The part of an RNA shown here (large-subunit ribosomal RNA, domain I) has 547 nucleotides and comes from a Candidatus Omnitrophota bacterium.

[in-house]
Context: one part of a larger RNA
RNA sequence: GGUUUACGAUGGCUGACUUGGCAGACUCAGGCGAUGAAGGACGCGAUAAGCUGCGAUAAGCUUCGGGGAGCUGCAAUGAAGCUUUGAUCCGGAGAUUUCCGAAUGGGGGAACCCAACUGGACUAACCUCCAGUUAUCUUACUCUGAAUACAUAGGAGAUAGAUGCUAACGUGGUGAAUUGAAACAUCUUAGUAGCCACAGGAAAAGAAAACAAAUGUGAUUCCCUUAGUAGCGGCGAGCGAAAUGGGAUGAGGCUAAACUCUAGUGCAUGCAUUAGAGGGUUGCGGGACCUCAACGUAGGAUUGUAAAAGAAUAGCAAAAGCGUCUGGAAAGGCGCACCAUAGCAGGUGAAAGUCCUUUUUGCGAAAUUCUUGAGCACCUUAGAGGUAUCCCAAGUAAUACGGGGCACGAGAAAUCCCGUGUGAAUCUGUGCCGACCAUGGCAUAAGCCUAAAUACUCGAGUCUGACCGAAAGCGUACAAGUACCGUGAGGGAAAGUUGAAAAGAACCCCGGGAGGGGAGUGAAAUAGAACCUAAAAUCGUAAACUU
Numbered sequence: 001g002g003u004u005u006a007c008g009a010u011g012g013c014u015g016a017c018u019u020g021g022c023a024g025a026c027u028c029a030g031g032c033g034a035u036g037a038a039g040g041a042c043g044c045g046a047u048a049a050g051c052u053g054c055g056a057u058a059a060g061c062u063u064c065g066g067g068g069a070g071c072u073g074c075a076a077u078g079a080a081g082c083u084u085u086g087a088u089c090c091g092g093a094g095a096u097u098u099c100c101g102a103a104u105g106g107g108g109g110a111a112c113c114c115a116a117c118u119g120g121a122c123u124a125a126c127c128u129c130c131a132g133u134u135a136u137c138u139u140a141c142u143c144u145g146a147a148u149a150c151a152u153a154g155g156a157g158a159u160a161g162a163u164g165c166u167a168a169c170g171u172g173g174u175g176a177a178u179u180g181a182a183a184c185a186u187c188u189u190a191g192u193a194g195c196c197a198c199a200g201g202a203a204a205a206g207a208a209a210a211c212a213a214a215u216g217u218g219a220u221u222c223c224c225u226u227a228g229u230a231g232c233g234g235c236g237a238g239c240g241a242a243a244u245g246g247g248a249u250g251a252g253g254c255u256a257a258a259c260u261c262u263a264g265u266g267c268a269u270g271c272a273u274u275a276g277a278g279g280g281u282u283g284c285g286g287g288a289c290c291u292c293a294a295c296g297u298a299g300g301a302u303u304g305u306a307a308a309a310g311a312a313u314a315g316c317a318a319a320a321g322c323g324u325c326u327g328g329a330a331a332g333g334c335g336c337a338c339c340a341u342a343g344c345a346g347g348u349g350a351a352a353g354u355c356c357u358u359u360u361u362g363c364g365a366a367a368u369u370c371u372u373g374a375g376c377a378c379c380u381u382a383g384a385g386g387u388a389u390c391c392c393a394a395g396u397a398a399u400a401c402g403g404g405g406c407a408c409g410a411g412a413a414a415u416c417c418c419g420u421g422u423g424a425a426u427c428u429g430u431g432c433c434g435a436c437c438a439u440g441g442c443a444u445a446a447g448c449c450u451a452a453a454u455a456c457u458c459g460a461g462u463c464u465g466a467c468c469g470a471a472a473g474c475g476u477a478c479a480a481g482u483a484c485c486g487u488g489a490g491g492g493a494a495a496g497u498u499g500a501a502a503a504g505a506a507c508c509c510c511g512g513g514a515g516g517g518g519a520g521u522g523a524a525a526u527a528g529a530a531c532c533u534a535a536a537a538u539c540g541u542a543a544a545c546u547u
Stems, first nucleotide, its partner, number of pairs: 001546009015532001016497002020468002022465007029457002031165002039100003042055003050074002061094006070082003105114003115134007136162003141157004169200001170198005180187001184234001210217002221248004231239002252449003255393001259278009283427001285392004289386004298380003303377003308372006315363003321336005337354002339343001345357003398422007408434001429444005484491002504531001507518004
């Protein structure tokens, strides 16, 4: 020096546990904000800091309900107090709510500085203090008011609204590249990501100028299928429908015009125009117009009021077990019972239907809110025939050129949408049926609105898991978006477990202390706070063997 064994030290694998996460189902909610939000700064306790709560009324105030013996948060002890005249606690509604922040009186390097006006407190007066108002834009209206006579611009006041935040989902605008094509340019990635605007609880779309081609269907949206089909494509890589069929849901309405009336204006006696009222809303074309008939029926997505019912936000009642053995402890073993619309689950000194909380079942709201919403009011709602005079959405449709979008890359390229230039028709009309033409068929553009089925989950509640179990599971089970790093945008940890109960080791000894030895507690102290279990590397002591 090595090997082995024993006993320790160190270390924290492993096992066990779970306060926390993850994923989903269902229900709710789907917004908050100038009545000052989200988010913060600074404060508030008898008490250093932190978290939580709150706001100079500051771990709280008032009131209405619940509840019933203890309470003064996490967080101990002591102090000082509160409480059956009902505290603490839970819920509803209020009050208060510093300063910053859209931040909005002006400024500003956020949480600071400086005002004006009106009213008030104090003062002899000033100073000082308190309350309220004072941003901008849009928008009824009112008052003023230039150049310039009327006017207009402008100015002042005033009504109402907006502004900012927010996880995803939505619509619109704008719009890449990496990448793939085994290079790369058309193409692809992709109308994706990003950015911007604007919403809603959903949004968007939507009542055929549709699809189609049969005995046709009949708004939109979503799912399945059609189908990786038809097609598109340096016919490469790749892209990729639709109708039909089957389901979910189900709902249709309102204008413009013709014509009539009323009021105003212009011209001058019926024409134009403006505003309002009636009329009218369709494709077997409809309406105006003329003739005849009808006042009741049916409906309402809206608007108001609202009975009644249900729900949410605190809660209440809630069955049934004893003995014995082991043990530190019984819920375990043994014995004999009981309840059950309750044998889900959690806890209790080991494993409890009958110990506790719950569970099953049955009840419950002073207050606020939500859902459905009878009834009432309110609103809407009719046909038949005739004629062919009028109307039926114009810089529109269409077309040429240039683009975009349609699964469709200019192609035979329709249909749809833009830009520029031309530029119709009014039912004997017009558009479409994938160039175009004929025949046939379908539909009525150039105005608007419209629930449901669909998408999503920052958030609240209940439940579930062949999900994790502390290097896992969210980054965070712990004072975590903390400590720390960075000028900044931003990055971003580690860290759980004594015991059933602190019973957390009085007292003695060694020591400056740390630490230890006794004593004591405890079932256990090799459970002693560096605390459950305690592997390995590593270190030490002792012995044996060996070089």

Notes:
Its mean pLDDT, the model's own confidence on a scale to 100, is 83. Its Rfam family is "Bacterial large subunit ribosomal RNA". Gene Ontology terms of the family: structural constituent of ribosome and ribosome. The RNAcentral record of the full RNA draws on ENA.